About this RNA
The prediction has a mean pLDDT of 81. Predicted 3D model of a 74-nucleotide RNA (transfer RNA) from a Myxococcota bacterium. The sequence is in RNAcentral, with records from ENA. The organism belongs to Myxococcota, within Bacteria. Rfam family: tRNA. It is annotated as a transfer RNA.
RNA sequence: GGCAGGAUAGCUCAGCUGGUUAGAGCGGAGGAUUCAUAACCCUCAGGUCGGCGGUUCAAGCCCGCCUUCUGCUA
Repeated sequence: GGCAGGAUAGCUCAGCUGGUUAGAGCGGAGGAUUCAUAACCCUCAGGUCGGCGGUUCAAGCCCGCCUUCUGCUA
C1' cells in the first nucleotide's frame, strides 16, 4: 500500500428487513432480607449509537469522506 471486520451505558456485547419507547449481563446508587456480611430479590440512574456530510416522511441500521482498533496479504 491492498483487502476484510470492528467503534452502541463505566466494562463486555446484542440490536431482526430503516419505523414510533435503544436493550442485556457485569459494575454503580437506593431498598428488602439478615444479629451482621455475602449471595439471592426489587427499584433507579447512566447513551450527542467514533466524527462530518448525504439519501429518506423517518437513520444505531443505507451511501461518501475522515479518525481509530484488529486480522489477512504484498